[in-house]
Molecule: transfer RNA
Organism: Candidatus Woesearchaeota archaeon
RNA sequence: GGGCCUGUAGCGCAGCCUGGAUAGCGCAUCUGCCUUCUAAGCAGAGGGUCGUGGGUUCAAAUCCCAUCAGGCCCG
Numbered sequence: 001g002g003g004c005c006u007g008u009a010g011c012g013c014a015g016c017c018u019g020g021a022u023a024g025c026g027c028a029u030c031u032g033c034c035u036u037c038u039a040a041g042c043a044g045a046g047g048g049u050c051g052u053g054g055g056u057u058c059a060a061a062u063c064c065c066a067u068c069a070g071g072c073c074c075g
Stems, first nucleotide, its partner, number of pairs: 001074007010027004020058001029045005051067005
C1' cells in the first nucleotide's frame, strides 16, 4: 500500500443480505413483593445521536461514499 471481518444500552449479542409500524433479548443496575436477614424466586422501571460525517429515499441500524478504532490476511 491492497483486501476482508468487527463496531448497536454498563457488559455480551440479535436485527443488516431483502429499507417500513415505538430498535429488541440475556446479564447487570434500581424499585416493590417474598424472606428473621442475605441469596434465590416473582413483578415492574430506567438506560441507545445503531463508531463518526455525508449522500440516496416519502422513509436508513439496514443501501451508497468517505473516514475513525480494533482484528486477520496478502505484498